[in-house]
RNA sequence: GAAGUUCGCCAGGCAACCGCUGGACACGAAAGUGUUUGGAGGAAAGUCCGGGCUCCACAGGGCAGGAUGCCGGCUAACGGCCGGGCGCCGUGAGGCGACGGAAAGUGCAACAGAAACAUACCGCCUAAGUCCGCAAGGACCGGCAAGGGUGAAAUCGUGCGGUAAGAGCGCACGCUCGUGCUGGUAACAGUCACGAGGGGCAAACCCCAUCCGGAGCAAGGCCAAAUAGGGACGCAUUGACGUUGCCCGCGUCGCGUCCGGGUAGGCUGCUUGAGGCCAUUGGCAACAAUGGUCCCAGAGGAAUGGUUGCCCACGACAGAACCCGGCUUAUCGGCGGACUUCCCAC
Numbered sequence: 001g002a003a004g005u006u007c008g009c010c011a012g013g014c015a016a017c018c019g020c021u022g023g024a025c026a027c028g029a030a031a032g033u034g035u036u037u038g039g040a041g042g043a044a045a046g047u048c049c050g051g052g053c054u055c056c057a058c059a060g061g062g063c064a065g066g067a068u069g070c071c072g073g074c075u076a077a078c079g080g081c082c083g084g085g086c087g088c089c090g091u092g093a094g095g096c097g098a099c100g101g102a103a104a105g106u107g108c109a110a111c112a113g114a115a116a117c118a119u120a121c122c123g124c125c126u127a128a129g130u131c132c133g134c135a136a137g138g139a140c141c142g143g144c145a146a147g148g149g150u151g152a153a154a155u156c157g158u159g160c161g162g163u164a165a166g167a168g169c170g171c172a173c174g175c176u177c178g179u180g181c182u183g184g185u186a187a188c189a190g191u192c193a194c195g196a197g198g199g200g201c202a203a204a205c206c207c208c209a210u211c212c213g214g215a216g217c218a219a220g221g222c223c224a225a226a227u228a229g230g231g232a233c234g235c236a237u238u239g240a241c242g243u244u245g246c247c248c249g250c251g252u253c254g255c256g257u258c259c260g261g262g263u264a265g266g267c268u269g270c271u272u273g274a275g276g277c278c279a280u281u282g283g284c285a286a287c288a289a290u291g292g293u294c295c296c297a298g299a300g301g302a303a304u305g306g307u308u309g310c311c312c313a314c315g316a317c318a319g320a321a322c323c324c325g326g327c328u329u330a331u332c333g334g335c336g337g338a339c340u341u342c343c344c345a346c
Base pairs, nucleotide, nucleotide: 001342002341003340004339005338006337007336008335009334010333012311013310014309015308016307017306018305020039021038022037023036024035025034026033027032041317045328046327048326049325050324051323052322053216054215055214056213060248061247062246063245065212066211067210068209069208070084071083072082073081074080085099086097087096088095089094100207101206105205106204107201108200121148122147123144124143125142129140130139131138132137156174157173158172159171160170161169175197176196177195178194179193180192181190182189183188220268221267222266223265230259231258232257233256234255235254239253240252241251242250243249275294276293277292278291279290280289281288282287
């Protein structure tokens, strides 16, 4: 100097004028007015996970169903985060992982090939035995899976010995699995010892381990008002309804269908939180504890907009609706830290 990896921060600013809205105070009978102080995001998005909260409800068990899937930790919890192990990708910093079990069972694998839980297509041998031949040799019987071919994959790989030719048949070095030993909290590692040579797929069914009530702020609570405390039919404690599906259990005493009538108003839930920031301590870290400090949107058909001037990074994706922790997706630019590789010079 160039090219990368990873982590963090910002998200137009200032001024003037007019306008909207929450809180507090003051004035006002009220409507309202004045002063002051707050007022959309890093994803507010998707509704994908997990909770808080409310109700069923005082709440339990089983089956079905669903989710997760290496180990250890963090957390209210999670399918999240941190650290580690193993596998794959990358020269590397790093990134990704649907990462338990195929030795419980069932199932699947086109074509090629003789054969895909098993074999003899090409081939090698002729030891032993039988027949023919003067002999060389040939045939029968028999032996082999080491060589070749097909394939993603063919009873572990390479080398040496041995054999009629061969084969873990034996040896050496390796590979896979199992058991023991050693290290580690563990996942795992070692090739230290012994044994065996029993492919792939579970994001196939399945088995194993762990976890899981449901509905949702249109939850729920209170007040006011109005109508017709209407009508018909059916069931009715041996019943019906509710409790995700089913059963047991539990709760209520009415429930279901149809016709007809009235109301749809107001208040609340509604923002002080598993909250933010700073410091110290502990921890590799995620994070936790202690102390200090701050209050930082609550609309209700939906509030922050308009105009002008200057600056500038020339502003993309994009607007809360009960709240919070995550994940995923979209995205113009700017700033900073750590680390890696290459080139050049000293």
A computed fold for a 346-nucleotide RNA from Sulfuritalea sp., annotated as Bacterial RNase P class A. The organism belongs to Sulfuritalea, within Bacteria. The sequence was found by an Rfam model in a public genome assembly. Of the family's consensus pairs, 97% are formed in the model. Rfam family: Bacterial RNase P class A. Rfam classes the family as a ribozyme. Model confidence (mean pLDDT): 76 of 100.